[in-house]
C1' cells in the first nucleotide's frame, strides 16, 4: 500500500437492531476475629479502637473511540476518521 479482526466501567470482559450485565478494584455500611488503648501491682472484663484481616454480607458510583448515514428505535447494520493486533506486497 492491499486484505482482514478489534476498540463497551479504573481492569478484564458479556451483550450484536427494542431494559447496557457479570467479574475485580473502589466508596458506604454491616457482621466476624485481631494488635493496641484501658483497670493502684500481675492478668481479666466493659468500653474505646485502627489508612487491623475475612475466596464474608449488602448497597451505591462508574462505561459502548470521534463524526455521519439507515431505521420508529444503533453498543449492534452502513460510510468515513481516529488508535491498537495480525496477514500479505
Nucleotide at each position: 500500500g492491499g486484505g482482514u479482526g478489534c476498540g463497551u466501567a479504573g481492569g478484564c470482559u458479556a451483550g450484536u437492531g427494542g431494559u447496557a450485565g457479570a467479574c475485580u478494584a473502589c466508596c458506604u455500611g454491616g457482621c466476624u476475629c485481631c494488635a493496641g488503648u484501658g483497670u493502684a501491682c500481675a492478668a481479666a472484663a466493659a468500653a474505646c479502637g485502627g489508612a487491623g484481616a475475612g475466596c464474608c454480607c449488602a448497597g451505591g458510583a462508574g462505561g459502548u473511540g470521534g463524526g455521519g448515514g439507515u431505521u420508529c428505535g444503533a453498543u449492534u447494520c452502513c460510510c468515513u476518521c481516529c488508535g491498537c493486533g495480525c496477514c500479505c506486497a
The prediction has a mean pLDDT of 80.
A computed fold for an 89-nucleotide RNA from a Nanobdellota archaeon, annotated as transfer RNA.
Its Rfam family is "tRNA". Rfam classes the family as a transfer RNA.